[in-house]
RNA sequence: CAAGUUGGCCGGGUGAUCGCGUCUCCCCAUGCUGGGAGGUGAGGAAAGUCCGCGCUCCACAGGGCACGGUGCUGGUUAACCGCCAGGCGGGGUGACCCGUCGGAACAGUGCAACAGAGAGGUGUAUUGCCCCUCUCACGAGGGGUGAGGGUGAAACGGUGCGGUAAGAGCGCACCAGCGCUCGUGGUGACAUGGGCGGCUAGGCAUACCCCACCGGGAGCAAAGCCAAGCAGGAACAAGGGGCGGCCCGUCCCGCUAUACGUUCCGGGUAGGCUGCUUGAGGCGCCAGGCAACUGGCGUCCCAGAUAGAUGAUCACCGCCUGCCCCGGAUGCCGGGUGCAGGCACAGAACGCGGCUUACAGGUCAGCUUGAGUC
Numbered sequence: 001c002a003a004g005u006u007g008g009c010c011g012g013g014u015g016a017u018c019g020c021g022u023c024u025c026c027c028c029a030u031g032c033u034g035g036g037a038g039g040u041g042a043g044g045a046a047a048g049u050c051c052g053c054g055c056u057c058c059a060c061a062g063g064g065c066a067c068g069g070u071g072c073u074g075g076u077u078a079a080c081c082g083c084c085a086g087g088c089g090g091g092g093u094g095a096c097c098c099g100u101c102g103g104a105a106c107a108g109u110g111c112a113a114c115a116g117a118g119a120g121g122u123g124u125a126u127u128g129c130c131c132c133u134c135u136c137a138c139g140a141g142g143g144g145u146g147a148g149g150g151u152g153a154a155a156c157g158g159u160g161c162g163g164u165a166a167g168a169g170c171g172c173a174c175c176a177g178c179g180c181u182c183g184u185g186g187u188g189a190c191a192u193g194g195g196c197g198g199c200u201a202g203g204c205a206u207a208c209c210c211c212a213c214c215g216g217g218a219g220c221a222a223a224g225c226c227a228a229g230c231a232g233g234a235a236c237a238a239g240g241g242g243c244g245g246c247c248c249g250u251c252c253c254g255c256u257a258u259a260c261g262u263u264c265c266g267g268g269u270a271g272g273c274u275g276c277u278u279g280a281g282g283c284g285c286c287a288g289g290c291a292a293c294u295g296g297c298g299u300c301c302c303a304g305a306u307a308g309a310u311g312a313u314c315a316c317c318g319c320c321u322g323c324c325c326c327g328g329a330u331g332c333c334g335g336g337u338g339c340a341g342g343c344a345c346a347g348a349a350c351g352c353g354g355c356u357u358a359c360a361g362g363u364c365a366g367c368u369u370g371a372g373u374c
Stems, first nucleotide, its partner, number of pairs: 001370010012317007020041008043345001047356002050354005055219004062248004067215005072086005087101001088099004102210002108208002110204002126149002128145007157175006176200001178197008223274004232265005239253004281300008318343006324336005
């Protein structure tokens, strides 16, 4: 200097004029409403609504089925399918990145085009090899075999030696895999070494499924209060209703039809207030921890609207792109009171912790690779 990779921050600034929401105080008014001063007023994603929770209500939220979620280990958190660290597997020269991460003989079922004899469990056999019988020969029949060759992404472990009629883990040595067992290191997932054994048990579970653990439901249009207004009717009966579906259990109402309620038909209302922002809160420092994060001390209050506010205009500056001029270099870099154009994604509506998606441009730091120089 170039290329790459990981993490963080900013994302227009200043001034003038005019215009907004809300809170506190003062004055006028005391019914509406107005004036003044001060504080404060969108995001890193406010988006998606994919998760988790706070909060509210359902009498309790019990047991089970079904359903849904998670699925390596440890830690963190209010919790999570999040985050941090590690293990294993895969990609990359590397820094780093990705992951469907329990179970495939170990409960079963299923799927895999074409080619091929054959694509998965113990049997068959394409081209072949060997033995026996018949035949003048070609060849035919019977038996054995699956080593060599072929097809295929993949074909019943690999190499070598022995053995055999010919072969084959048939036997042996070494190796890989699998099972059992022992040692060492580690909290653990695992890593590593030794011994024994048999001869070898493919892929997919993001196919159904099995196993383990977790899970009441609904949601701020939740839910409360006040005011105003109207018009009720029918059905359900030994049952009805509350609990997402079903069963058990339990509770409420009712059992001479009048019902707690549910369902259907019909009428009225759509106004105001609360919920509504002091929080698992922000910022700074210290301590612990590899880190996520935790603890302590100090400091600050930073929207709360309800047709829905935070804006408009002007000037200068800033940044980016292209052109022109100058200098150095030919990939480009630096300069200019030069000219033209542009300045991202995007707007709270109960709140918080995450994830995912969108984003012009600028900036900081770490690491890796390559070239060159000292």
This is a predicted structure of a 374-nucleotide RNA (Bacterial RNase P class A) from an Aggregatilineaceae bacterium. The RNAcentral record of the sequence draws on ENA. The coordinates come from a structure-prediction model, not an experiment, and the mean pLDDT is 76.